Predicted 3D model of a 1514-nucleotide RNA (small-subunit ribosomal RNA) from a Clostridia bacterium. The source organism's lineage runs through Bacteria, Bacillati, Bacillota and Clostridia. It was read from a public genome assembly.
RNA sequence: AAAAAGAGUUUGAUCCUGGCUCAGGAUGAACGCUGGCGGCGUGCCUAACACAUGCAAGUCGAGCGAGAAACAAGGGACGGAGAUUUCGGUUGAAGUUUCUUGCGGAAAGCGGCGGACGGGUGAGUAACGCGUAGGCAACCUGCCCUUUGCAGAGGGAUAGCCUCGGGAAACCGGGAUUAAAACCUCAUGAUACUGAGAGCCCGCAUGGGCUUUUGGCCAAAGAUUUAUCGGCAGAGGAUGGGCCUGCGUCUGAUUAGUUAGUUGGUGGGGUAACGGCCUACCAAGGCGACGAUCAGUAGCCGACCUGAGAGGGUGAUCGGCCACAUUGGAACUGAGACACGGUCCAAACUCCUACGGGAGGCAGCAGUGGGGAAUCUUGCACAAUGGGCGAAAGCCUGAUGCAGCAACGCCGCGUGAGCGAAGAAGGCCUUUGGGUCGUAAAGCUCUGUCCUAAGGGAAGAAGGAAGUGACGGUACCUUAGGAGGAAGCCCCGGCUAACUACGUGCCAGCAGCCGCGGUAAUACGUAGGGGGCAAGCGUUAUCCGGAAUUAUUGGGCGUAAAGAGUACGUAGGCGGUUCUUUAAGCGCAGGGUUUAAGGCGAUAGCUUAACUAUCGUUCGCCCUGUGAACUGGGGGACUUGAGUAUCGGAGAGGAAAGCGGAAUUCCUAGUGUAGCGGUGAAAUGCGUAGAUAUUAGGAGGAACACCAGUGGCGAAGGCGGCUUUCUGGACGAAAACUGACGCUGAGGUACGAAAGCGUGGGGAGCAAACAGGAUUAGAUACCCUGGUAGUCCACGCCGUAAACGAUGAGCACUAGGUGUCGGGGCCGCAAGGCUUCGGUGCCGGAGUUAACGCAAUAAGUGCUCCGCCUGGGGAGUACGCACGCAAGUGUGAAACUCAAAGGAAUUGACGGGGACCCGCACAAGCAGCGGAGCAUGUGGUUUAAUUCGAAGCAACGCGAAGAACCUUACCAGGGCUUGACAUCCCUCUGACAGGAUCUUAAUCGGUCUGUUCUACGGACAGAGGAGACAGGUGGUGCAUGGUUGUCGUCAGCUCGUGUCGUGAGAUGUUGGGUUAAGUCCCGCAACGAGCGCAACCCUUGUCGUUAGUUGCUAACAGUAAGAUGAGGACUCUAAUGAGACUGCCGUGGAUAACACGGAGGAAGGUGGGGAUGACGUCAAAUCAUCAUGCCCCUUAUGUCCUGGGCUACACACGUGCUACAAUGGUCGGUACAAAGAGAAGCGAGGCUGUGAAGCGGAGCAAAACUCAAAAACCGAUCCCAGUUCGGAUUGCAGGCUGCAACUCGCCUGCAUGAAGUCGGAGUUGCUAGUAAUCGCAGAUCAGAAUGCUGCGGUGAAUGCGUUCCCGGGUCUUGUACACACCGCCCGUCACACCAUGGAAGUUGGGGGCGCCCGAAGUCGGCUAGUAGAUAGGCUGCCUAAGGUGAAACCAAUGACUGGGGUGAAGUCGUAACAAGGUAGCCGUAGGAGAACCUGCGGCUGGAUCACCUCCUUU
Repeated sequence: AAAAAGAGUUUGAUCCUGGCUCAGGAUGAACGCUGGCGGCGUGCCUAACACAUGCAAGUCGAGCGAGAAACAAGGGACGGAGAUUUCGGUUGAAGUUUCUUGCGGAAAGCGGCGGACGGGUGAGUAACGCGUAGGCAACCUGCCCUUUGCAGAGGGAUAGCCUCGGGAAACCGGGAUUAAAACCUCAUGAUACUGAGAGCCCGCAUGGGCUUUUGGCCAAAGAUUUAUCGGCAGAGGAUGGGCCUGCGUCUGAUUAGUUAGUUGGUGGGGUAACGGCCUACCAAGGCGACGAUCAGUAGCCGACCUGAGAGGGUGAUCGGCCACAUUGGAACUGAGACACGGUCCAAACUCCUACGGGAGGCAGCAGUGGGGAAUCUUGCACAAUGGGCGAAAGCCUGAUGCAGCAACGCCGCGUGAGCGAAGAAGGCCUUUGGGUCGUAAAGCUCUGUCCUAAGGGAAGAAGGAAGUGACGGUACCUUAGGAGGAAGCCCCGGCUAACUACGUGCCAGCAGCCGCGGUAAUACGUAGGGGGCAAGCGUUAUCCGGAAUUAUUGGGCGUAAAGAGUACGUAGGCGGUUCUUUAAGCGCAGGGUUUAAGGCGAUAGCUUAACUAUCGUUCGCCCUGUGAACUGGGGGACUUGAGUAUCGGAGAGGAAAGCGGAAUUCCUAGUGUAGCGGUGAAAUGCGUAGAUAUUAGGAGGAACACCAGUGGCGAAGGCGGCUUUCUGGACGAAAACUGACGCUGAGGUACGAAAGCGUGGGGAGCAAACAGGAUUAGAUACCCUGGUAGUCCACGCCGUAAACGAUGAGCACUAGGUGUCGGGGCCGCAAGGCUUCGGUGCCGGAGUUAACGCAAUAAGUGCUCCGCCUGGGGAGUACGCACGCAAGUGUGAAACUCAAAGGAAUUGACGGGGACCCGCACAAGCAGCGGAGCAUGUGGUUUAAUUCGAAGCAACGCGAAGAACCUUACCAGGGCUUGACAUCCCUCUGACAGGAUCUUAAUCGGUCUGUUCUACGGACAGAGGAGACAGGUGGUGCAUGGUUGUCGUCAGCUCGUGUCGUGAGAUGUUGGGUUAAGUCCCGCAACGAGCGCAACCCUUGUCGUUAGUUGCUAACAGUAAGAUGAGGACUCUAAUGAGACUGCCGUGGAUAACACGGAGGAAGGUGGGGAUGACGUCAAAUCAUCAUGCCCCUUAUGUCCUGGGCUACACACGUGCUACAAUGGUCGGUACAAAGAGAAGCGAGGCUGUGAAGCGGAGCAAAACUCAAAAACCGAUCCCAGUUCGGAUUGCAGGCUGCAACUCGCCUGCAUGAAGUCGGAGUUGCUAGUAAUCGCAGAUCAGAAUGCUGCGGUGAAUGCGUUCCCGGGUCUUGUACACACCGCCCGUCACACCAUGGAAGUUGGGGGCGCCCGAAGUCGGCUAGUAGAUAGGCUGCCUAAGGUGAAACCAAUGACUGGGGUGAAGUCGUAACAAGGUAGCCGUAGGAGAACCUGCGGCUGGAUCACCUCCUUU
């Protein structure tokens, strides 16, 4: 001084695992929309592609010769203005030309220094290239600084210039001549170099330093303005470089071996210097699992971005290093190069050419083309800083300083400020009241940053003075002007700040993830409003973060991905106790280095900031000293780890040989006769040629019942009759010996079930394949009958399994309890008890875990080592490699695709899972339905219309408690348009209604009649008019309210507090009993409560009290008659009570609840019946009862009217009625109800009619009158027939209601007399006053019930019981289901698209290898007259490019082909999830359209039942 945030998404919900996605920061950016100013930065990331033009490295005359132009002077020649003249001439300016001299210094040249710096780029390079720390006793260093010494004497050339020649040019050659600080010789000469010695000192090896003796060898240059500058030889310094070394520096092992100058040595050469750097010879080494080699990628660093950090990513600008300069090779010069703007050669390309030959290299600054999403001016200046040369002036400098372009980035400023409510207009929304944009605008008062104009005007400029400014009239200052010129972009479903309206209607579109959109979209588009940022805002791309999602900090592996099948063991890693030593690790202290810039802190300068300056601070590495606990190294000792020896017992441990009995099968023989066998049931098969069965004998192979046990042994796989032989390991006891000898273990090696393979045997049973029979829609299956490989043995392969404890090995520590196997000790007579070591189980605490669970045999707590994982699919696939006889095994990707895949647990639902229980659920019965005819509803069909709805149960005699008109919603036709109905306004009238009449199919329309109230304000009503509006049985029940059905009158559904669980949730509500019941009792981490159950309510059954009419009549009177008097006793009525509570007894039960039996009682265990319907389910039903949002119609989808239709009819279904007859029909006679209804009503008696009914009208608004009983009973008849059964259908004649019975009513009489003789598969109701049967009433209603709702009369049968079917409840279990089994889901096939493997081949590429050729060039050899030197020539080695060959590798492409992925509604099946209907899965082999099936071995990650064993509690 600094400091770490999460969210969305798997599920019905939960926790976890795990991926995907988002919020942040950053950029040399690009793209879209937009764009005022300034400052400071930045700007080809692609084609190291090609380049027009200009510029980017010159300078020195104080090194040298020569010297143009210009200038000056002089001479000559020409010239001739002019002057003069004796006219002969003389003189003679300008000008022209030439020569000389002086000055001058251009261009070129010799010479010196510099062109090795500065500037660019990142192709190559995985390297001592870079970074860092060191070394050179193995080196160099121009210019610069310090210092010592020296500079004497000579010589010969050469460029230039001149001349000749060649060439188109570039340029070249010959000759003559010349200078120097160019070159050469001699001299001098050291502390240099070098040869031979002597001595001293030092060091890390070779070695170094110093002193000394003696020999050899080497140098120089001058210039000038006289101040100086330069030269030569040495020493030292500084600077810069060279070489060497430690450490660090990307990915791939599907690259495992590599290397011949390779590794080392000796001699020689070479270099500034060490060195295989080069060469000859010798040796055979060097590197590599701590990753060599090969392949791919890449300049490295300071730093930059991100991050809390550790890390991760990047390597633009600035700075350091390296490499490169069209491509490749090479050397020369030089202090320095193997040289960007030098040379030579080769190649490609471009240009010039006279075709012979030449020239060129922007990865310098600008600029052009090209490529690309994309990156600037052919600017000014050397004023500053710096560089080169020069003594200097100065010259050069596209380094640099500036300017230009670009919002590319960072920073700063502005686009105005104050007041201002009629909350203006306008927009949008609205519940129509209003709200909002909004003090926002307008308006008033101000300001002047930027801007515009004018004026002034810098610093940057140093050095002794003067002079010198590209930027630039810039920054800055002053004055004036005027709000005037200056705001956009994205977003508003959640994450994530911000909401409404309209449009659209799974369309158009959006989307970072989840996901929006199918008519009410805050998610699309637009608008209003809002949020965010702001000269920018969004998008895209990339990096880090979040991501503890590669985990050193800081993860995991029982079930989520993940422990190798097992052991042995190499390297490696780790390692017991103690003493001593060392000081590598480690700690402390000091020193060196860590360039500058950057970062961080402080301060300062530009008005601030960005920016800049100054000071401070910063990893790491190295050196020195020191410490000695721990680790490591050396040495010594120890015994507890480990091992050895001794004694002892246990064992399906392994290998080999031998032996045994039971059983199956076969053969032989006997007995015996018709079947056997097999299954759910069958059939194939076997059997009269004698099977099966049974007896005896024999053969052969395989396996070893009982014992047998969550018993034993083994590393695992695995091992089971008995005996013998050989052999491994573990355990116990005691403590003699060794003395850390140990643990783990990459590679490696060995073992390794079953299946499978090879060779040879063997073959009884079983049994893939195969065959046949069944089953089935099919059945390549399950079942059955056969049956071959195989199963067995020997030898050899294979090397995999759910090789599992889904749990690597070792050591140590951490409560207990209880079994069992092996051994030992102590006590005890014994039974047994206590204890200890080793193994093997169960339960359980702490702890742990996502949970389940684990729990001394850990999944706890620690240590050591190994193996493995990183979303799902693609895929354990492809390619490559290794192994294998093969099958195949091991190793093991990518493209592409998805937003999940998954684990554990929870609540439900479901199961062709389980347990318990209930219900007319079955069973036991009775009566039916399904067959017939008819009625009625529905479907279908038809129709102008057959209105609409209801659809398994839970639609279908349902809405409809009643369609001839009406109803009526449908159809046809005809009318009306503020309307049939409501409210408001205006005008007029006083009516309207009603009656009559004309017309019409009818409404409509026309005519006549008829003419209110009043408090005089008007009210009311009608007509007319205008618009607001009315109206809609139009749509949506999937926008809704309300109502209803259903599970189900089933016994359930919840809550509060507490407790448990991370949580969803659980507990309570489960358990033992019991009940009709979650009814009650007991128990219990629960205690209570609510809605349901029950009860309270109604009705019915008994009794009492009260009351006694219209009801009743025992006694009295009395009658035809309870008709009347009378009575309240009875019945009854209707009000109120009583009664029944398991209250009492017994038994059982737990002493409970309760059950059973009994008593009493009218009634007995909720007495019977009813009403009463919990939380919820079905997007159940209803917009057509009603209400209602939205949408739609408005001279019509509204409204009125007439007629038609809803009543159709080949057919199918539901619900009923009537029957088929004698328990009956018909006729006659004769009884007995309850509950209801009645005034536009019920309607008696009476009369008429065969009857329906009519006439008539007593009584009754009802305990009064009326409607008003049938079956039964008593008689008669029929005699088993399509009948005296049955009544359909039809004809005729009537009745009733009603405007009206044609479509289309009901009833009566006469006549007609159909089907039907008890109903297939299947199916319904009912448990007692019930079923069955008989009639009666009511609602609706003018009329029209076989329907519906009620009422009573007569009145049964059966119920062993809960195995099964259906439905339901509780508990439990499995689950891959949650739209919840009408679930989920697999594979082939077909279609479309996508990426990918193989493939005869084809094309291209880079690298290495062999051979051929071989430029330039270095080095070497030969070659020169006279010492030396040398050009040139010839030649050797090396060698670039090139050619050629074989092999490997990489990439692209390829007819065809393989699988894979994806795709709302394709085909076939049903494999998996429940016991998924044959439990599933793993390995292997065979088979099959497909999922799959079968055999062998294995696993539980299988349900259920039984048994056994173990454990827990009492």